Background
Glycine riboswitch aptamer from a Candidatus Muproteobacteria bacterium, 99 nucleotides, folded computationally. Its Rfam family is "Glycine riboswitch aptamer". From the family's description: This family represents the bacterial glycine riboswitch.
[in-house]
RNA sequence: GUUCCGUCCUGCGGGAGAGGUCUGGUGAGCGAGCCCUCGCCAGGCGCCGAAGGCGCAACCUGCCCGGAAACGCUCAGGCAAAAGGACCGCAGACGCGUG
Numbered sequence: 001g002u003u004c005c006g007u008c009c010u011g012c013g014g015g016a017g018a019g020g021u022c023u024g025g026u027g028a029g030c031g032a033g034c035c036c037u038c039g040c041c042a043g044g045c046g047c048c049g050a051a052g053g054c055g056c057a058a059c060c061u062g063c064c065c066g067g068a069a070a071c072g073c074u075c076a077g078g079c080a081a082a083a084g085g086a087c088c089g090c091a092g093a094c095g096c097g098u099g
Stems, first nucleotide, its partner, number of pairs: 002099001004097001005095003009092006019045001021044009046079003052075001053073003059067002
C1' cells in the first nucleotide's frame, strides 16, 4: 500500500404488515348552530410485527456454564400520510483482525 473480514459506526437508496375504528374532553375553521371537518389529550374494543425486549430451539461446546433465528410472545412499538423500520445494496471511517 492492498485483498477479504469485522463494527450497538456514518451517509445515500430500497424496505413489509395491521381500524386514517368507537366514546369523551379540548382547540381551531363558518354570520350563527355541542351540526360538520381537522388537530391534540384520555379511555375502549379489534388487529400487526421487521426498532427494542422476553421465551423455546436446530446448532455451536468432550461435559457444565454460556451463545443463538426471519420461530413464538406481544411488555414496548405500530395499524392514512409523515416519522420509524429488521434486513439488503453502494460509498466512507475505524480495526489493539486476516492474507